The part of an RNA shown here (small-subunit ribosomal RNA, central domain) has 354 nucleotides and comes from Nanoarchaeota archaeon SCGC AAA011-D5. It matches the Rfam family "Archaeal small subunit ribosomal RNA". Its Rfam clan is "SSU clan". Rfam links the family to the GO terms ribosome and structural constituent of ribosome. The source organism's lineage runs through Archaea, Nanobdellati and Nanobdellota.
Context: one part of a larger RNA
Order: sequence, then C1' cells, then structure tokens
RNA sequence: UUGGGUCUAAAACAUCCGUAGCUUGUCUGGUAAGUUCCUUGUGAAAUCUUAUCUCUUGAAGAUGAGGCGUGCGAGGAAUACUGCCAGACUAGAGACCGGUAGACGCAGGAAGUAUGUUCGAAGUAGCGGUAAAAUGCUUUAAUCUCGGACAGACUCACAACAGCGAAGGCAUCCUGCGAGAACGGUUCUGACUGUCAGGGAUGAAGGCUAGGGGCGCAAAGUGGAUUAGAUACCCAUGUAGUCCUAGCAGUAAACACUGCACACUAAACAUCAGUACCUCCUCGAGAGGCAUUGGUGCUGCAGCGAAGGCGAAGAGUGUGCUACCUGGGAAGUAUAGUCGCAAGGCCGAAACUU
Repeated sequence: UUGGGUCUAAAACAUCCGUAGCUUGUCUGGUAAGUUCCUUGUGAAAUCUUAUCUCUUGAAGAUGAGGCGUGCGAGGAAUACUGCCAGACUAGAGACCGGUAGACGCAGGAAGUAUGUUCGAAGUAGCGGUAAAAUGCUUUAAUCUCGGACAGACUCACAACAGCGAAGGCAUCCUGCGAGAACGGUUCUGACUGUCAGGGAUGAAGGCUAGGGGCGCAAAGUGGAUUAGAUACCCAUGUAGUCCUAGCAGUAAACACUGCACACUAAACAUCAGUACCUCCUCGAGAGGCAUUGGUGCUGCAGCGAAGGCGAAGAGUGUGCUACCUGGGAAGUAUAGUCGCAAGGCCGAAACUU
C1' cells in the first nucleotide's frame, strides 16, 4: 500500500464551530486536461518462442523472424463520464413571514419551608447516640413547647418511559436582554452543500490563585466504640471544600461504552410539539376521532450480527468525509517537546518478559 475492522473482543476525538484538503443536485453550449481509439518514434544486450546453420554434441553457439519491455514523447480523432469556462433552473441549503412549546443561556428582583444561632416566655432532669455503648451536651437550666430577630444554603409535592440544550448540563416565582428548534406559508437567493488535518470555542465533580462568605454537610485531623489489631465500616466532633465574584486548569464509566451527513427499506402501540379536517358540546385556552410533519420511547417483519441483540432514532442497503485499531504485560510509564502557578494535561516509545 491492498485488504479487514471500531455497541460488548484492540479501536468513534468530551462536544461543537470551522481553514486547507477531499466531496458535491438538474439542464444547455463550449473546451478537450483526465479518459478512450488510431498512426508514428523510442523502449540496450542477455533472457523467452521459433526456423535454419555451425562444431568441441551441450542446460552450447551463430544468424533471421516473432514476442516481451505493461512505459514515455509527438501527431490525429472521439466526447459518455470527471475537470475547466459560460449561461440557466429549483427538489438540497439558506433567508423571510405566521402563530407555538420549552428546568435553553445571562442579569436583576421577590418568595417559601426546613436548619442553625441568638433574645424573651414557660418548664425540670435528663438529652443525644447505638446492635449495645461510650466520647459529647446539660442545674451557669439543656432536650422539649411557644413567640421575635438574624444568617447562609437549598428549591418538597407537581415530576413523567415528560421537556430544552452541541455536549457538559438545566427545575420556586416574576421581569429584562439574548439564542436555538419543530410546524405552517412558499415571498426571496440560486448549489451558496457535506465532512473536516492543523486551528478556535465550550466543557461535571474535584483541584489551584485572589477577594468575600461560611447554615448544614464534610476529605484531612481528634476523641469514643468494635476488633487479635482497626491508620476502616458505627458514634461524637471537625478544617479545607461545598456558596458568590474574577481568573487558571481541561479531565470523567464526559456512556447509548454506538462519529457526522444524505438517500432508500413492513407493520402495531404510547407520548410531546405543530398543522389540516371530522363529530360531540355545558360554546370553555372543553371532550373524542382521523390524517400528516418533527421529537422521545416501546414491540417487531425483512435484513444484519459470533451471539447478546439492532431493527426508519439500524448495529439494514448504499454514498461522501473525518478520527481511531493491529496479542498481553512493561505503560498511558520513560525520554524529548509543549501547555500549566502547581497538581498535572497533551503527544508518547523501547529494552525486557510472556
């Protein structure tokens, strides 16, 4: 390189945007670079085939003819496909308009119960905790009950196999600003597409820097138990942290362990959003039905698969583009480079062993 693969055996980048590259709808005309055909030149010898000859009869040699040399150059012709140039189109893509749904993002404001602290009242000997206890709290009046104030965090039920977002993720209410989607209309542009090395942006938890804030929870730490021991599981405490602002970091079983896009290929059911229509109606943003588009699910034919299973949301049938894999361990280690304040991240071997 050809070939084979990537849900679970090794292997889909955490996700998106996007440059180069590769790729790309329909029609017409031109061109003739790729492509095809013809002619011609060249494509050493040996080697191969064949005919004749030679003598030192051999896996020999000489001469002639053919073949091979799959190529390259020049000239001529063809024009289906690809390319290039010009023109046109609307089915892809985008814009526009209409109403719609949504825990989509950012900012501001408001609320709610619980918890804790504190103050006041009332009240008296225990409370707490466990399998059982003890450490702990408590006559300086606890626990429990009622009332007031303050603080930080969180957002019960509704809640769903529901919804939104590229992913991470997003849930009290209201307002403002911003973004995307599906549906319907078919007004406009006229292939503007798809994917994407390098690059950029976003990226849970934990971690780091600076400044705030610290109710509860709680790595580390301390004490009490358990135990042969107990650097644990259980209990009482408790600091970072968890929260906010501004930065850094850039990783996860970042998982559906399933890259993105397009076309085609049975059926049934549920649900969310839209649209058209039908029936009922208490005329209500009401109830039921039917068709269709898009999303989320669940069965399942064909087909696929080693099987589990997948099955219009493919792991089916094809096309385009990208990333990645090549026995286990050593090892995601060492080294070099690069990024980072650090922790570390990215890239990433070999000896040796089996």